Predicted 3D model of a 349-nucleotide part of an RNA (small-subunit ribosomal RNA, central domain) from uncultured Caldimonas sp. Rfam family: Bacterial small subunit ribosomal RNA. The coordinates come from a structure-prediction model, not an experiment, and the mean pLDDT is 89. RNAcentral holds the full RNA, with entries from ENA. The source organism's lineage runs through Bacteria, Pseudomonadota, Burkholderiales, Sphaerotilaceae and Caldimonas.
Context: one part of a larger RNA
RNA sequence: CUGGGCGUAAAGCGUGCGUAGGUGGUUUGUUAAGUCAGAUGUGAAAGCCCUGGGCUCAACCUGGGAACUGCAUUUGUGACUGCACGGCUAGAGUGCGGCAGAGGGGAGUGGAAUUCCGCGUGUAGCAGUGAAAUGCGUAGAUAUGCGGAGGAACACCGAUGGCGAAGGCAAUCCCCUGGGCCUGUACUGACGCUCAUGCACGAAAGCGUGGGGAGCAAACAGGAUUAGAUACCCUGGUAGUCCACGCGGUAAACGAUGAAUACUAGGUGUUGGUGCCCGAAGGGCAUCGGUGCCGUCGCAAACGCAAUAAGUAUUCCACCUGGGGAGUACGUUCGCAAGAAUGAAACUC
Numbered sequence: 001c002u003g004g005g006c007g008u009a010a011a012g013c014g015u016g017c018g019u020a021g022g023u024g025g026u027u028u029g030u031u032a033a034g035u036c037a038g039a040u041g042u043g044a045a046a047g048c049c050c051u052g053g054g055c056u057c058a059a060c061c062u063g064g065g066a067a068c069u070g071c072a073u074u075u076g077u078g079a080c081u082g083c084a085c086g087g088c089u090a091g092a093g094u095g096c097g098g099c100a101g102a103g104g105g106g107a108g109u110g111g112a113a114u115u116c117c118g119c120g121u122g123u124a125g126c127a128g129u130g131a132a133a134u135g136c137g138u139a140g141a142u143a144u145g146c147g148g149a150g151g152a153a154c155a156c157c158g159a160u161g162g163c164g165a166a167g168g169c170a171a172u173c174c175c176c177u178g179g180g181c182c183u184g185u186a187c188u189g190a191c192g193c194u195c196a197u198g199c200a201c202g203a204a205a206g207c208g209u210g211g212g213g214a215g216c217a218a219a220c221a222g223g224a225u226u227a228g229a230u231a232c233c234c235u236g237g238u239a240g241u242c243c244a245c246g247c248g249g250u251a252a253a254c255g256a257u258g259a260a261u262a263c264u265a266g267g268u269g270u271u272g273g274u275g276c277c278c279g280a281a282g283g284g285c286a287u288c289g290g291u292g293c294c295g296u297c298g299c300a301a302a303c304g305c306a307a308u309a310a311g312u313a314u315u316c317c318a319c320c321u322g323g324g325g326a327g328u329a330c331g332u333u334c335g336c337a338a339g340a341a342u343g344a345a346a347c348u349c
Stems, first nucleotide, its partner, number of pairs: 003321003007303002012317001014201004021194003025088003031082001033081002036076007049065006091191001092188005097182003103177004108172002110154001115149007125136002162169002206247006215241002220236004258316006266294013298305002322349003331342004
């Protein structure tokens, strides 16, 4: 390389958009590049293979044949693929009518709680633990009442729920805005699928500048525990956590399962539509879109998966090829840095 694979054994890029490329519904006639068939030429000799002959045999030598699966020219066929013209509507998209939603951005508002401050009541404890101590408190704490400040997060509803491409998204109201689903109908007429390079988004921690800082809390300090205790427990506590703008680009970024399309028993929940029926409080049936559980065929090494496939097929992309060395070294690109991306070998088992 071919092949075989990629839920858990090595292997699905974190996610999307999309260029080149690959691939592509249905149909009339055309064409003849691919495809298929025939003919001609060529495909050196030797060798290999088949079959004769010569050295006593063999190796070896030698005659003939086949083969040389290829290329070129030419003739034919027109099913399939392609090219160009035309038609269609089942894919895709657009308009009209509805629906659900923590989808995104901005601005305002609200209540509970923690902490702090002021005043009042009140007196000796409070806090903490397995037990303690550090700590706080007679300069009046804890508790309790009233008032105030400030920051962060939004109990109940809440779900096996919803939305989003993923990351993720939850008090409430307003403004701006993306996507989805359903029903019937009109329109466009294959406009589709996938996607190397590229571009965009991308939790937390981290970085830069400026704000903010209630609670929590790496680092740090103290108290315990212990043989020790650079920990687990306790008392404190700074970055950070929050906001704005910029950077960073990684996660067990997980369904450890790439995207798209078609097909292949059922049962039972739930969520958003639509239609029909009833004896209409409500219930039943059908159907489309999501989200769970169980399960047949089939698949699987097993576990298990099973219309949301890990089944049956097709198209395209990414990736794997024994363990360690190593996601290291070197080089390069990116970054303020931290580092990220790409990514070996010697050696060893």